[in-house]
Context: one part of a larger RNA
RNA sequence: CUCAGGAGAAGGAACUCGGCAAAUUGACACCGUAACUUCGGGAUAAGGUGUACCCUCGGUACGUGUAGCGCCUCGCGCGUGAAGCGGAUGAGGGUUGCAAAGAAAUGGUGGCUGCGACUGUUUAAUAAAAACACAGCACUCUGCAAACACGCAAGUGGACGUAUAGAGUGUGACGCCUGCCCGGUGCCGGAAGGUUAAAUGAUGGGGUGCAAGCUCUUGAUUGAAGCCCCGGUAAACGGCGGCGCCGUAACUAUAACGGUCCUAAGGUAGCGAAAUUCCUUGUCGGGUAAGUUCCGACCUGCACGAAUGGCGUAACGAUGGCCACACUGUCUCCUCCUGGGACUCA
Numbered sequence: 001c002u003c004a005g006g007a008g009a010a011g012g013a014a015c016u017c018g019g020c021a022a023a024u025u026g027a028c029a030c031c032g033u034a035a036c037u038u039c040g041g042g043a044u045a046a047g048g049u050g051u052a053c054c055c056u057c058g059g060u061a062c063g064u065g066u067a068g069c070g071c072c073u074c075g076c077g078c079g080u081g082a083a084g085c086g087g088a089u090g091a092g093g094g095u096u097g098c099a100a101a102g103a104a105a106u107g108g109u110g111g112c113u114g115c116g117a118c119u120g121u122u123u124a125a126u127a128a129a130a131a132c133a134c135a136g137c138a139c140u141c142u143g144c145a146a147a148c149a150c151g152c153a154a155g156u157g158g159a160c161g162u163a164u165a166g167a168g169u170g171u172g173a174c175g176c177c178u179g180c181c182c183g184g185u186g187c188c189g190g191a192a193g194g195u196u197a198a199a200u201g202a203u204g205g206g207g208u209g210c211a212a213g214c215u216c217u218u219g220a221u222u223g224a225a226g227c228c229c230c231g232g233u234a235a236a237c238g239g240c241g242g243c244g245c246c247g248u249a250a251c252u253a254u255a256a257c258g259g260u261c262c263u264a265a266g267g268u269a270g271c272g273a274a275a276u277u278c279c280u281u282g283u284c285g286g287g288u289a290a291g292u293u294c295c296g297a298c299c300u301g302c303a304c305g306a307a308u309g310g311c312g313u314a315a316c317g318a319u320g321g322c323c324a325c326a327c328u329g330u331c332u333c334c335u336c337c338u339g340g341g342a343c344u345c346a
Base pairs, nucleotide, nucleotide: 001341002340003339004338005337006336007335008334010332011331014330019327027051028050029049030048031047036041038173052095053094054093055092056091057090062086063085064084068080069079070078071077072075096100108325109324110323111322112321113320114319115317116316120132121131136171137170138169139168140167141166142165148157149156150155174312175311176310177309179240180239181238184237185236186233187232188231189230190229193228194227195226199222204217205216206215207214208213241261243259270304271301282298283297284296285295286294
């Protein structure tokens, strides 16, 4: 120096990206326990007190249970119960030590907030999460030889099930809700019309032949699905703007009115500098002596927004951010001890 342990004056997070690591807490009994809440929880909330041994009440209460006694269903029965055996909790008094849950094992706690409801699952060997799943919700398909999937097929799964079933897709407990747009794309429906393949084959023409005919060609007409067309459908894929005028003391914003545009409609409720805010360390308030983080507001949303779900939410989380108490060698600032390695000599 390094590794693993132990102790530390005063201070106590000043360390650091960050209390990482360490320390604190810890058992049992009793007292006591807030906001919030889905009334279950939160909760071991928080915060306190006690704990060894001896004596006395007391070999007491109680347990077990022999004899005896009682009862009947007459048994290896039931009830009670001297004896014998086991034997406290608790209360009062006393004793020892620095210390009595004397060692080991054995939660640090609280507050605000993001995300995800939860238990669960995952990148075997750098990611455990806010990702996946989930119960619940919704849409679509499927009438059974089902839809769907595997297979060239036979066949099999679905299912020895039958729409309260099965399959696919999206969302993701619960609470309050889920606005407008069907123009595009998709899907569903539509006895008309347009277009249209093979096929059909009116008519005309060519070759050949005496002719009948054979053959080549022309292509009027008829002609399915699809597409065009008409309608529906957004918890289907998706979309939800710009300009001008008036009103006000003025600016901004809002409301109302009118016109117009690519194109169908112009973002409702709720939320909002947010896991989304560029400008930005926005502005104001709180917390600090001092706060690019945090919490509460504001709204000027570069570029939130309603099952690609919106906003809340008790409980839960080896989850992210912030604060406080306790605690400490993380630090001010290092020191000593124990054991191993390195190192020196043999």
A computed fold for a 346-nucleotide part of an RNA from Nitrosospira sp., annotated as large-subunit ribosomal RNA, domain IV. Model confidence (mean pLDDT): 86 of 100. The full RNA is in RNAcentral, with records from SILVA.